This is a predicted complex of two RNAs, RNase P RNA and transfer RNA, with 464 nucleotides together.
Rfam match: Bacterial RNase P class A. Rfam describes the family as follows. Ribonuclease P (RNase P) is a ubiquitous endoribonuclease, found in archaea, bacteria and eukarya as well as chloroplasts and mitochondria. The family's RNA type in Rfam is ribozyme.

[in-house]
RNA sequence: UAAGGCUUCCUUGUCGCUCUUCGCUUUGGCGGAGAGAGGAAAGUCCGGGCAACAUAGAACACCUCGCUUCCUAACAGGAAGAGUCCGCCUUUGGCGGAUAUGGAAAGUGCCGCAGAAAAUUACCGCCUUUUAUUUCCGCUUUGGCGGAUUUGAAGGGUAAGGGUGAAAACGUAAGGUAAGAGCUUACGGGUUUCGUUGGUAACAGCGAAGCAGGGUAAACCCCGGGGGUUGAAAGGCCAAAUAGGUUACGGUGAAGGGCUGUUCGCCUGAAUCCGAAAGGAUACCGUAACGGGUGGGCCGACAGAUCAGGCCGGUGACGGCAGGACCAGACAAAUGACAAGGGUUGGGAUGAAAAUCCUGAUGACAGAACCCGGCUUAUAAGCCUUAACAU
RNA sequence: UGUCCGAUGGUGUAAUUGGCAACACGUCUGAUUUUGGUUCAGAAGAGUCCAGGUUCGAGCCCUGGUCGGACAA
Numbered sequence: 001u002a003a004g005g006c007u008u009c010c011u012u013g014u015c016g017c018u019c020u021u022c023g024c025u026u027u028g029g030c031g032g033a034g035a036g037a038g039g040a041a042a043g044u045c046c047g048g049g050c051a052a053c054a055u056a057g058a059a060c061a062c063c064u065c066g067c068u069u070c071c072u073a074a075c076a077g078g079a080a081g082a083g084u085c086c087g088c089c090u091u092u093g094g095c096g097g098a099u100a101u102g103g104a105a106a107g108u109g110c111c112g113c114a115g116a117a118a119a120u121u122a123c124c125g126c127c128u129u130u131u132a133u134u135u136c137c138g139c140u141u142u143g144g145c146g147g148a149u150u151u152g153a154a155g156g157g158u159a160a161g162g163g164u165g166a167a168a169a170c171g172u173a174a175g176g177u178a179a180g181a182g183c184u185u186a187c188g189g190g191u192u193u194c195g196u197u198g199g200u201a202a203c204a205g206c207g208a209a210g211c212a213g214g215g216u217a218a219a220c221c222c223c224g225g226g227g228g229u230u231g232a233a234a235g236g237c238c239a240a241a242u243a244g245g246u247u248a249c250g251g252u253g254a255a256g257g258g259c260u261g262u263u264c265g266c267c268u269g270a271a272u273c274c275g276a277a278a279g280g281a282u283a284c285c286g287u288a289a290c291g292g293g294u295g296g297g298c299c300g301a302c303a304g305a306u307c308a309g310g311c312c313g314g315u316g317a318c319g320g321c322a323g324g325a326c327c328a329g330a331c332a333a334a335u336g337a338c339a340a341g342g343g344u345u346g347g348g349a350u351g352a353a354a355a356u357c358c359u360g361a362u363g364a365c366a367g368a369a370c371c372c373g374g375c376u377u378a379u380a381a382g383c384c385u386u387a388a389c390a391u
Numbered sequence: 392u393g394u395c396c397g398a399u400g401g402u403g404u405a406a407u408u409g410g411c412a413a414c415a416c417g418u419c420u421g422a423u424u425u426u427g428g429u430u431c432a433g434a435a436g437a438g439u440c441c442a443g444g445u446u447c448g449a450g451c452c453c454u455g456g457u458c459g460g461a462c463a464a
Base pairs, nucleotide, nucleotide: 001387002386003385004384005383006382007381009342010341011340012339013338014337015336017036018035019034020033021032022031023030024029038365042376043375045374046373047372048371049370050231051230052229053228057264058263059262060261062227063226064225065224066223067081068080069079070078071077082101083099084098085097086096087095088094089093102222103221107220108219109216110215111214123162124161125158126157127156128155129154130153131152132151135148136147137146138145139144170188171187172186173185174184175183190211191210192209193208194207195206196205197204198203235299236298237297238296245290246289247288248287249286250285251284252283256268257267258266259265271282272281273280274279306325307324310321311320312319313318343362344361345360346359347358348357349356350355392463393462394461395460396459397458398457401416402415403414404413410447418434419433420432421431422430440456441455442454443453444452
């Protein structure tokens, strides 16, 4: 210096603010007593409680998670491990760090430039067949035939060599072949299945048999697990007020609303009179607009997966036991300022040390809003750990 | 209190399924003009809000943060 972790000073007094309670009261308040922000109250990123919607339905869609075991009310959180990758060292191993880590051997897509080729690869090269052709040799019945060779064309075989790239079709050696090739063999590496040993498991060791398959799923997707929606402006009660009003459209046994986005299935859901009928009247239901009124209070809402210490169990996260404590509850929103003392700490002086004295600092990030568990982010100063550098 | 979007030169916007960040206006320089404007030619100017990750490769995909905006009684 950087990263990570822990702590986030205590007591008293005065003046103010909010709430509770007691007393007095001229109902305006006054007085006494008590309590009063955080490790993140933050971001609102996950999970749950609670509440309403019908007791919360089926299929599909959508969202989300993804090594193993465990913890937990639950989780995308945490603990302990496994595998992979990276770094260091005393290198058949050890230590430290990172890790969104099911499936690429179900399918589809993509892999720019370069490169022959980016996944059913044939451009050069190598080999070979047919055919044309150059030259030479041999035979010859002078028509040609055979062999070697040069240069083309068409077809086939071949992934060893080319040198690009982030990535190149298992590596090395030998055999093999027309030339080659896991084509075969040996050694080595990878991977799948089976057996066996250890481990709860992920997995690891050993053995056998098989295979040659590039990468990418924070691309689509497949497999497996989970998810009903909304969100304290949820929701319940009381008070106050009013014009139980007006207009338009639709509906009265199905319009509308609801149960998860869609479908199915289901739930709820407002009628009387007149008339022979068509229809009409009134009432009611729904949607939209106009007009009028109120715009206050209480509960939810703070005793709970609560807090601090102790004992026990567990490697650990965490769990259990007994006793103890009560720890903000506002609604535009209180929690502040000053002083004194103590604690902690920087500097200086004295001192062998302990300690004493003097002089400073007590900062930063930040302010509860229904509650809780996590994660992430921000943090002065002090302390601890690790790493680097300097002396 | 809750929900949902966005950020690319100075300004306004593009960027296909991840493959060299583009266009217009503006700015600067030169030419034309007596000068200015117009017009013509040319140039500069961003590495995509910040920090990590996935990938051979990120403006684009994922995570966290910063800033801004919209909606809901």